[in-house]
C1' cells in the first nucleotide's frame, strides 16, 4: 500500500437485518454456615472505538478516521 475481521459492563462475549442494550464471571449487600468456601437472592457499574451523514428516532445503515488481528504484495 490492497482486502478481510473485530472495537459493546472490570474481564470474554451476545444482541436486534432501525424503536433508548443483556449473559456468565468478577465487585457490593443480604441469607446459610462455627468460619472459609460452596450455594441462594437482591444490587450496583454502559457517552455501544471517534467525529460526521441519513432518520422522527442509529450500538444497528453510509463515509471518514483510530486501534488490534490476519491474508495478499
Nucleotide at each position: 500500500g490492497a482486502c478481510c475481521c473485530g472495537g459493546u459492563a472490570g474481564c470474554u462475549c451476545a444482541g436486534u437485518c432501525g424503536g433508548u442494550a443483556g449473559a456468565g464471571c468478577a465487585c457490593u449487600u443480604g441469607c446459610c454456615u462455627u468460619u472459609u468456601a460452596a450455594g441462594c437472592a437482591a444490587g450496583g457499574g454502559g457517552u455501544c472505538c471517534u467525529g460526521g451523514g441519513u432518520u422522527c428516532g442509529a450500538u444497528c445503515c453510509c463515509c471518514a478516521g483510530c486501534c488490534g488481528g490476519g491474508u495478499c504484495a